[in-house]
Context: one part of a larger RNA
């Protein structure tokens, strides 16, 4: 080099875009780099092989012959790969007309509820628990009515739903904006796939500066419980949670399943389009793009997967190689820090 794997045993990068590289549709013609055939030269000697010969034989030795991956050149072939030229349209894209959507950003608005403030009624408890207590309350609480303030979150609709590359996205209106799907044609003409490095995005927590702060609530305090209780329960409560800008760059970032393309029984739901039919609101059939359930074949150690594959194939990338030491040390890079990324060994079983 060849080889075996990655849902759960070790192993899919958090996600996308994209550089180099790798791989890449159909037809014709050329040339002949790869490729194939033939020939020539070379491929030292010794060794090894074949046949002889010499030591009584063998080992050993000598002679002759054949063979020789490869390399160079010459001639030839033209299927395949690469290449040149010309074309094509099935991949990819553009245009037109429709459509659905919690996709993203910004501004504004409304309602329910909690809390607080002020005023009215009222007069002894409230709150909380398994039961208590801390706590609040005659300086008038809880309850109830009215008015006001402020912040955060979005009831019903709601779903096996939808959208997004992933993280994620849900009150309503407006503006700006990305992607997707379908239908029928026209156009471009391989413009494609993947993608080491790289770049961008990336929940929560955390960090910096400045705001904001209703509820909740790490830390903290108190009350209980308990043998103890640095907890679970209760009363409070600071950071934080919210906003703007800038960092961090990690998650069971999960479908624990990389991307793209093709092929391989069906049945039952559901969402968005299109077509057809009907007894025309509601139903049925076909088709297309999603999203679920069950299952043929097949696969799998089993569980299970099964046209949304973990089946059958192709291309490209990432990753794994016994457990612990250890995702640690050291070094480097990044970060304000917290820390992140890269990543061993001794030793041990």
């Nucleotide at each position: 080099c060849u080889g075996g794997g990655c849902g759960u045993a070790a192993a899919g990068g958090g996600u996308a875009c994209g550089u180099a590289g790798g791989c890449g549709u159909u037809u014709u013609a050329g040339a002949a780099a790869g490729u194939u055939a033939u020939g020539u030269g070379u491929u030292a000697a010794a060794u090894a092989c074949u046949u002889u010969a010499g030591c009584u034989u063998a080992a050993c030795u000598a002679a002759a012959g054949a063979a020789g991956u490869g390399c160079a050149c010459a001639u030839a072939a033209a299927a395949c790969u690469a290449u040149u030229a010309a074309a094509a349209u099935a991949g990819a894209g553009u245009u037109u007309g429709a459509g659905a959507g919690a996709g993203g950003a910004a501004c504004g608005c409304a309602g329910a509820a909690u809390u607080c403030a002020u005023g009215g009624u009222g007069g002894a408890g409230c709150g909380g628990u398994g039961a208590c207590a801390u706590g609040c309350g005659u300086a008038g609480a809880u309850a109830u009515c009215a008015u006001g303030a402020g912040g955060a979150a979005a009831g019903c609709c709601a779903a096996a739903u939808g959208c997004g590359a992933a993280g994620g996205c849900a009150g309503c209106c407006u503006u700006c904006u990305g992607g997707c799907u379908c239908a029928a044609a026209a156009c471009u003409g391989a413009c494609g796939c993947u993608g080491a490095g790289g770049u961008a995005c990336g929940a929560a927590a955390g960090c910096g500066u400045g705001g904001g702060g209703a509820g909740c609530g790490a830390a903290c305090a108190g009350g209980a419980u308990u043998a103890g209780a640095u907890a679970c329960c209760c009363u409070g409560g600071u950071a934080g949670u919210c906003c703007a800008c800038g960092c961090c760059g990690u998650a069971a970032a999960c479908g624990a399943u990389g991307a793209u393309a093709a092929c391989u029984a069906g049945c039952c739901g559901u969402u968005g389009g299109g077509g057809g039919g009907a007894u025309u609101u509601a139903c049925c059939c076909c088709u297309u793009a999603g999203u679920g359930g069950c299952g043929a074949a097949g696969c799998u150690a089993a569980c299970g997967c099964g046209u949304u594959a973990a089946g059958u194939u192709a291309u490209c990338c990432g990753c794994c190689u016994g457990g612990g030491g250890a995702g640690u040390a050291c070094g480097g890079c990044c970060g304000c820090a917290a820390g992140g990324c890269u990543a061993a060994a001794a030793c041990u079983c």
This is a predicted structure of a 349-nucleotide part of an RNA (small-subunit ribosomal RNA, central domain) from an SAR324 cluster bacterium. It matches the Rfam family "Bacterial small subunit ribosomal RNA".